[in-house]
RNA sequence: GCCCCCAUAGCUCAGCUGGAUAGAGCAGUGGCCUUCUAAUCCACCGGUCGCGCGUUCGAAUCGCGCUGGGGGCA
Numbered sequence: 001g002c003c004c005c006c007a008u009a010g011c012u013c014a015g016c017u018g019g020a021u022a023g024a025g026c027a028g029u030g031g032c033c034u035u036c037u038a039a040u041c042c043a044c045c046g047g048u049c050g051c052g053c054g055u056u057c058g059a060a061u062c063g064c065g066c067u068g069g070g071g072g073c074a
Base pairs, nucleotide, nucleotide: 001073002072003071004070005069006068007067010026011025012024013023019057028044029043030042031041050066051065052064053063054062
């Protein structure tokens, strides 16, 4: 230098043949229970979907560029 993959909640990830208020588990907070703690159960909290531009009535999803990470070739 060229090519490929990945980037979504504090963490691990799903969702990516475009359409519903963007989700799960763990973590955190509160409650229930218990003599107390833990576990279980219930509720809550938490997101500019890496950034910018574009396409579209509509983008986490498609296109282009950039950034960061991983891999391959030279």